[in-house]
About this RNA: The RNA shown here (small-subunit ribosomal RNA) has 1542 nucleotides and comes from a Chthoniobacterales bacterium. The prediction has a mean pLDDT of 82. It matches the Rfam family "Bacterial small subunit ribosomal RNA". NCBI's taxonomy places the organism under Bacteria, Pseudomonadati, Verrucomicrobiota, Spartobacteria, Chthoniobacterales.
RNA sequence: UCUACGGAGAGUUUGAUUCUGGCUCAGAACGAACGCUGGCGGCGUGGAUAAGACAUGCAAGUCGAACGGGAUUUCAUUGUGUAGCAAUACCGAUGAGGUCUAGUGGCGGACGGGUGCGUAACACGUGGGCAAUCUGCCGGGAAGUGGGGGAUAACUCGCCGAAAGGCGAAUUAAUACCGCAUGUGGCCAGGGAAGACAUCGUUCCCGAAGCCAAAGUCGCAAGACGCUUCCUGAUGAGCUCGCGGCCUAUCAGCUAGUUGGUGAGGUAACGGCUCACCAAGGCUAUGACGGGUAGCUGGUCUGAGAGGACGACCAGCCACACUGGAACUGAGACACGGUCCAGACACCUACGGGUGGCAGCAGUCGAGAAUUUUUCACAAUGGGGGAAACCCUGAUGGAGCGACGCCGCGUGGAGGAUGAAGGUCUUCGGAUUGUAAACUCCUGUCAUAAUGGGAACAAGUUAACGAUGGUUGAUAGUACCAUUAGAGGAAGAGACGGCUAACUCUGUGCCAGCAGCCGCGGUAAUACAGAGGUCUCAAGCGUUGUUCGGAUUCAUUGGGCGUAAAGGGUGCGCAGGCUGCGGGGUAAGUCGGAUGUGAAAUUUCGGGGCUCAACCUCUGAAACUGCAUUCGAUACUGCUCUGCUAGAGGACUGUAGAGGAGAUUGGAAUUCACGGUGUAGCAGUGAAAUGCGUAGAUAUCGUGAGGAAGACCAGUGGCGAAGGCGAAUCUCUGGGCAGUUCCUGACGCUCAUGCACGAAGGCCAGGGGAGCAAACGGGAUUAGAUACCCCGGUAGUCCUGGCAGUAAACGGUGCACGUUUGGUGUGGGAGGAUUCGACCCCUUCCGUGCCGGAGCUAACGCGUUAAACGUGCCGCCUGGGAAGUACGGUCGCAAGAUUAAAACUCAAAGAAAUUGACGGGGGCCCGCACAAGCAGUGGAGUAUGUGGCUUAAUUCGAUGCAACGCGAAGAACCUUACCUGGCCUUGACAUGCAUCUCUAAACCGGUGAAAGCCGGGGAGUGUAGCAAUACACAAUUUGCACAGGUGCUGCAUGGCUGUCGUCAGCUCGUGUCGUGAGAUGUUGGGUUAAGUCCCGCAACGAGCGCAACCCCUGUGAUCUGUUGCCACCGGCGCAAGCCGAGCACUCUGAUCAGACUGCCCUGUGAAACGGGGAGGAAGGUGGGGACGACGUCAAGUCAGUAUGGCCCUUACGGCCAGGGCUGCACACGUACUACAAUGCCCAGGACAGAAUGAACCGAAACCGCGAGGUGGAGGAAAUCCCAAAACCUGGGCUCAGUUCGGAUUGAAGGCUGCAACUCGCCUUCAUGAAGUUGGAAUUGCUAGUAAUGGCGCAUCAGCUACGGCGCCGUGAAUACGUUCCCGGGCCUUGUACACACCGCCCGUCACAUCAUGGAAGUCGUUUGUACCCGAAGUCAUUGCGCCAACCCGCAAGGGAGGCAGGUGCCUAAGGUAUGGAUGGUAACUGGGAUGAAGUCGUAACAAGGUAGCCGUAGGGGAACCUGCGGCUGGAUCACCUCCUUU
Repeated sequence: UCUACGGAGAGUUUGAUUCUGGCUCAGAACGAACGCUGGCGGCGUGGAUAAGACAUGCAAGUCGAACGGGAUUUCAUUGUGUAGCAAUACCGAUGAGGUCUAGUGGCGGACGGGUGCGUAACACGUGGGCAAUCUGCCGGGAAGUGGGGGAUAACUCGCCGAAAGGCGAAUUAAUACCGCAUGUGGCCAGGGAAGACAUCGUUCCCGAAGCCAAAGUCGCAAGACGCUUCCUGAUGAGCUCGCGGCCUAUCAGCUAGUUGGUGAGGUAACGGCUCACCAAGGCUAUGACGGGUAGCUGGUCUGAGAGGACGACCAGCCACACUGGAACUGAGACACGGUCCAGACACCUACGGGUGGCAGCAGUCGAGAAUUUUUCACAAUGGGGGAAACCCUGAUGGAGCGACGCCGCGUGGAGGAUGAAGGUCUUCGGAUUGUAAACUCCUGUCAUAAUGGGAACAAGUUAACGAUGGUUGAUAGUACCAUUAGAGGAAGAGACGGCUAACUCUGUGCCAGCAGCCGCGGUAAUACAGAGGUCUCAAGCGUUGUUCGGAUUCAUUGGGCGUAAAGGGUGCGCAGGCUGCGGGGUAAGUCGGAUGUGAAAUUUCGGGGCUCAACCUCUGAAACUGCAUUCGAUACUGCUCUGCUAGAGGACUGUAGAGGAGAUUGGAAUUCACGGUGUAGCAGUGAAAUGCGUAGAUAUCGUGAGGAAGACCAGUGGCGAAGGCGAAUCUCUGGGCAGUUCCUGACGCUCAUGCACGAAGGCCAGGGGAGCAAACGGGAUUAGAUACCCCGGUAGUCCUGGCAGUAAACGGUGCACGUUUGGUGUGGGAGGAUUCGACCCCUUCCGUGCCGGAGCUAACGCGUUAAACGUGCCGCCUGGGAAGUACGGUCGCAAGAUUAAAACUCAAAGAAAUUGACGGGGGCCCGCACAAGCAGUGGAGUAUGUGGCUUAAUUCGAUGCAACGCGAAGAACCUUACCUGGCCUUGACAUGCAUCUCUAAACCGGUGAAAGCCGGGGAGUGUAGCAAUACACAAUUUGCACAGGUGCUGCAUGGCUGUCGUCAGCUCGUGUCGUGAGAUGUUGGGUUAAGUCCCGCAACGAGCGCAACCCCUGUGAUCUGUUGCCACCGGCGCAAGCCGAGCACUCUGAUCAGACUGCCCUGUGAAACGGGGAGGAAGGUGGGGACGACGUCAAGUCAGUAUGGCCCUUACGGCCAGGGCUGCACACGUACUACAAUGCCCAGGACAGAAUGAACCGAAACCGCGAGGUGGAGGAAAUCCCAAAACCUGGGCUCAGUUCGGAUUGAAGGCUGCAACUCGCCUUCAUGAAGUUGGAAUUGCUAGUAAUGGCGCAUCAGCUACGGCGCCGUGAAUACGUUCCCGGGCCUUGUACACACCGCCCGUCACAUCAUGGAAGUCGUUUGUACCCGAAGUCAUUGCGCCAACCCGCAAGGGAGGCAGGUGCCUAAGGUAUGGAUGGUAACUGGGAUGAAGUCGUAACAAGGUAGCCGUAGGGGAACCUGCGGCUGGAUCACCUCCUUU
């Protein structure tokens, strides 16, 4: 520089995040199957399951030129032949031919075709070897083919048999069989040369003796085809070796012909292949032996590749042919369509006996999700036979069936807007289906029909390739071509929540259903079902199954192990792996070149042929990454030789130490015993009790006994491999470190199996036993308490000897070596400097800590003691559960340890960190939260609301705080929504259309409880027009749309409201930090009522909240001046007061002022701010109100109104009467009135504010005891009206169920109203209940507050108001303080919670389902051992029966050689006995998993309420509890040490 090739992710754990990790999806492929659909053609492909069973037909024959015979036919000759007058016909004989043929004989049936049972093997692949071999037919070469002999099928006759078939006699031929001759030649002892070599006897030459051949046929002939011997080639086969390719160690030892030798036999050939003898070997952790599975390969699919999976079709090899065994023939077989035997099965049978083998091509049944025609032809290609013609060939070539696959084509093209109709949706306007259709004009591919034409694949006659000419066509009158006709005959499937392209309506209502994963469906489903629309593919489309991919999720390329799964408890150490520096040699690995091979097909590239493509082709190229041989290279590795000293080790001199073992000794303390003193308690706990003690405890003193443990020193100090080691002394002993640099010379590192050590607990045996203490007993606690607490207490804990072999055996971090910035402690040593000597100080080595840089890490964190960067070796991991479990093995006395699965089940399990929430975690702070107080509630009676009960109905809603004097600021009717009954149906009300008429309203009558029904009665208006009339409006009738619904859903909603909470919080932009969720800001130090303010700070700013701005109130000023006011002035009046004048004051109501820590002092480094003071009406927010951040509670309300959806429509709508909402064994909430003397009653006397008033407030006056009545001045209001009570003064009551209290009841009245019975209020008289201050518990309130007193208003005809909302009067007490209860805020910590502690979650028990372990047995499969029996058959032996060929012999006969038969070895099937392995089933039994709402508890997560967990032992319904030792993966507080900073 050029070329080629080339790797995509997503969903799902969480509130969110990062990581780990599994599951799932998108892709490609298939010998497929299933569902829906289906026009045509080409090329491929099609029994994968039962190597299950098979009816029928075919699949291996051919040769007459090997042979005798037979049949038939032609011709010729012939006959005392027969018939006929004869021609002639027929019959016979002879001869010459033709055709067909059973048999003998030859060749072929060992190829071709099928299947994949077996086989883990030299079976296959690849590369070698055979000097250890064979090879018919074929090619080349050499030589020969002479002369004889005896039989035997066929045929004929006889016999047996149902048949299949067999026997006997007689007779015959050959290319059938047998001697003899010849011997080119071959075999063969031996010798020489060459060659080879582990062994030789290979090639050539010489070669003794001996042995060994043959067949003829055809042709007139030439000759051809055969035959025999030999050499050679080719082809094919056999044997053998290296290397390669499955799983399993829960298969660890296997092997007697086994391993080797000698000899023999056998084979084509080597060989224990077989046999005799001898020796005792052979294989194995680099996996023998066993078990399971499986034909192998070229290749196919996938993949970026490396790999992974597979081995259909095509091709090479192997194995098999009903199952098992065996041989014969042959060149070749132990033989698919041959033989023999045994077995199973099936068929025929005359019951005596026979026959058969589709895993050939078709086809049938069966099993199965599933795999085709009982087709045509030998025309081509190939095969067998033949001299050839030719015959045979289900090989093959074709056709048929199947969308099974791949490929191609079509189902029309152009124009066409009223954007038709219909469908669907709709916001009702429209949109969409959609140029789609209709309609117009074209075209004719495919198919169909018709007509005409019409193939190629066929090539040679050769030794072979070629040249020329001719014959033959199953496919096929097919493909194809031409002409004609008509848009006519030809589109579906799946999907539409995300992944993943594509959306709406209706139905359904956790149902029906969907689903690959996540997940949809409980009344508004883009997820179910239907429809419309859309998307994607398309004669297909989906589903299911399987393989690879994605999956770097077994990681060589290309992963990990502190906490996610994962470092062995520790060391020593064999094998193995790895291994310092220099030199020489070698060339095994390694690298390069060459050669051979790596079959073809396939794949890739470039061409070619079918109209294209699929497909075919080879004319080509590349590739086949491999193996072998050979030649080179020598850096590295290996091997070998030699050297070195840096690794390692040794020597010497020192040194620290709880290193180990044994022995001895001492003191403190507990307990016990004895003695003394002494008296009533001791002990124990949250509190108690059990227990001990008057028989003298505890306490105290003395003496003694005994066992165990070693205070202080003591220290993130020391030692050890780990476990672990702590009084002192002695003895024995291991290791480390420092210094010296003397020696050896790589002696090293790691380490599977192995060996040793190994806390605590446990076991065995023997001692010992003070204290402690599983189990156990008792006492408490508790609902229970098999626990926590207490009193006792045995194993055990201790020693000796043995076993066991596990721990959170942890730094959760394997060992070794090297490299890489630092700071600071501490232990041990050496050196320097200095000193009298040291210390301090500096340097260095080894240990042991903390902090921290780079780097690493998901983060947390690690950080020269690595979790950094590298190297070597070992161990371990691969989703969670089942499970460290079952079974099996090994070990153990046992407990148990170790090794270690599967079925099934889930879509997660998990790590770190983040934000919240929570904690019977911590810190700080606040609040009438507690405390300090005052008054209550809870007790009584009544009122009122609620629950419950009742009822025809007791309408509905509100339900912890935050429902319950709440919606309701007024239930006798109405209200009213409920119930009963009577009625209405376009409706009580709105709009529109159509229709009908003339009537509608008032009024009247009947009926009725009313509503209603029935009847009477009775106006019209506008426009146009002269009018008639028409139209419109109003009204009515009828009908249609619709009205109407306090029917449902507040979990479909709007709006409004409650609550946390007037708590101080909640956020954003930019920047910065973090991979990220997020953090920072907002944390910190102060301060505040406040995220209020100040300071600091990787933050700087900002927003919503806080505060302020608004209203009321407290002071003043100005203005205003009636209806308010009345000081001054005038008038009237005895006075009260009235009038005028006035606006000073009060007041009204508008505008301002004032308060801001502004000033002073003080605290603190400063600021903010706090404390005190002055002034001021008011002082630190002056008091009160309105105002309620982001959000929480699916909080409340569809019954205020609005509103989606659903539901009702002569009723779930509407009207009316009566009833109900007021019902009463009971329970709760909220209030009122009280229980009395701080009181009650009587009499007298004062003082408000705010508000209301016209269908209203209502004065004076009069009547009534009173409620009230009469009356009607004044007042639409600062003018008039309604008006205070507690209080004060005086009197009475005197502690009682009362002169307290007023319920209840009776009577008489009043008021409102159509109407007070259910069911109003008030008055008077009479009656006079409970109640004597209220259990547990609980509420409000911090100042003009609580408490207490009255007044007003809304609703309203009246009223249940004692409620609600306001107003004023009188007017306190207490707060030390924040330990505790409750709520809240901030920071921090833990978390397994996130629906957020009302969370999560564990185990037993009960029920259901599922898979699985054990199990007396039982049923198979397979295999071993021992024995029995033993077919056929080979071999050996025998062979008295039988036999033609050759020999002897005249013959008889004999011999050679054979046959039948017998025997023996081996041996299939079978049997007996006994083992192993494996599978099915099983009464019963064990645990496991799963399952919206079962039982018991509460173990774990927070300090989870006794920190948890690990190992072990005991105990217990269960989770669990307790003992001993260990760990932090424990919170909190304190202390010690170290570090950081000053």